[in-house]
RNA sequence: GCCUCCGUAGCUCAGCGGUAGAGCGUCUGCCUUGUAAGCAGAAGGUCGCGGGGCCAGCACCCGUCGGAGGCU
Repeated sequence: GCCUCCGUAGCUCAGCGGUAGAGCGUCUGCCUUGUAAGCAGAAGGUCGCGGGGCCAGCACCCGUCGGAGGCU
């Protein structure tokens, strides 16, 4: 330098054009003598960034930044 893949909640990831989710974690409550476990609930996201296309975008296209792998 070139090619491929990845970037979505604190972490690990799902989400195939129809108003963003799960598990774990965090917080609150219940339970317990107390803790853990268990049960119930809640908070938490400009979907890396910029632009484009579309009635509508996280998903598609272009650029860019970061990461992983490969080639020279």
Description:
Predicted 3D model of a 72-nucleotide RNA (transfer RNA) from a Nanobdellota archaeon. Its mean pLDDT, the model's own confidence on a scale to 100, is 82. Lineage of the source: Archaea > Nanobdellati > Nanobdellota. Its Rfam family is "tRNA". Gene Ontology term of the family: triplet codon-amino acid adaptor activity. Rfam describes the family as follows. Transfer RNA (tRNA) molecules are approximately 80 nucleotides in length.